[in-house]
RNA sequence: UCGCGGAACGGGGAUGGAGUCCCCCAAAACCGCCGGACCGGCUGAUGACUCCUGCCACGCU
Numbered sequence: 001u002c003g004c005g006g007a008a009c010g011g012g013g014a015u016g017g018a019g020u021c022c023c024c025c026a027a028a029a030c031c032g033c034c035g036g037a038c039c040g041g042c043u044g045a046u047g048a049c050u051c052c053u054g055c056c057a058c059g060c061u
Stems, first nucleotide, its partner, number of pairs: 010025004016052006032042004
C1' cells in the first nucleotide's frame, strides 16, 4: 500500500417526522422512471408496514 474477514460506532435506501423489520455502504452506499432524450411524458412524502404532518382528488356539513 492492496485484498479478505470480524466487532463497535456511524452513514444510506428519488422531498418531512416517529416506531418496527429488511437491505446496502466504509468514501462508498445514495442522487425515480420512459421516449425519438438541450425536449416531452409518468408515479410516489414508505426500501416495506403502521401512524403523524404536508400535498392532490371526490363527497357531505